Record summary
The prediction has a mean pLDDT of 78. The RNA shown here (Glycine riboswitch aptamer) has 108 nucleotides and comes from Knoellia koreensis. The model forms 90% of the base pairs in the Rfam consensus. It matches the Rfam family "Glycine riboswitch aptamer". For this family Rfam cites "A glycine-dependent riboswitch that uses cooperative binding to control gene expression" (Mandal et al., Science, 2004).
């Protein structure tokens, strides 16, 4: 001087998949009555607001499994699968990834 390979920071890149249906709530065009009141009753329509059903989606996190290791046991990877979780405007988050510092292994 410093490959590889690992973890942290900090900047950036990151797919996917609901015009759906019910119910609360919340506003309400307006439409009735009225004792004219900031009244009382319906209400269509909307809502980046709950909850629920369907439907969907694979890229936080979990779960599954192929060889190879002499055999049997056990172990055993993904972006393969499942869809418990999570998620289906935007933002957010995001597996992985660039780049840049600091750290640990360490070959040469």
């Nucleotide at each position: 001087u410093c490959a590889u390979c690992c973890c942290g920071u900090g900047c950036g890149g990151g797919a996917g998949a609901g015009c759906c249906c019910c119910c609360g709530c919340g506003u309400g065009a307006c439409c009735g009555g009225u004792u004219c009141g900031a009244c009382c009753g319906g209400g269509a329509g909307c809502g980046a607001c709950g909850g629920g059903g369907c439907g969907c989606c694979g890229a936080a996190g979990g779960g599954g499994c192929a060889a190879a290791c002499u055999c049997c046991c056990c172990g055993g990877a993904a972006c393969c699968u499942c869809u418990c979780a999570g998620g289906c405007g935007c933002c957010a988050g995001g597996a992985c990834u660039g780049c840049a510092c600091g750290g640990g292994u360490c070959a040469g």